Transfer RNA from Hanseniaspora guilliermondii, 71 nucleotides, folded computationally. The prediction has a mean pLDDT of 81. Rfam family: tRNA. It is annotated as a transfer RNA. The sequence is in RNAcentral, with records from ENA.
């Protein structure tokens, strides 16, 4: 130079055109003499624009970034 795959809570993932899901981690609370554990609860997320659609994180385009393969 070229094909390819990906981009979601702080951090690892998942689904899925129709109120975005779950571990972990953060902060409450129960428990404990205190602390960890376990156990319940709250906050917390679509890489950017632009179409298509009644409705886009999920489909097209384009531009960012990553990664692998090829020369």
């Nucleotide at each position: 130079g070229a094909g390819u795959u990906c981009u979601u809570a702080g951090u690892u993932a998942a689904a899925u055109g129709g109120u975005u899901u779950a571990a972990u981690a953060u902060u409450c609370g129960u428990c404990u003499u205190c602390a960890a554990a376990a156990c319940g609860a709250a906050a917390g997320a679509a890489c950017u624009g632009u179409g298509u659609u009644c409705g886009a994180u999920c489909c097209a385009c384009a531009g960012a970034g990553a990664a692998c393969u090829u020369g």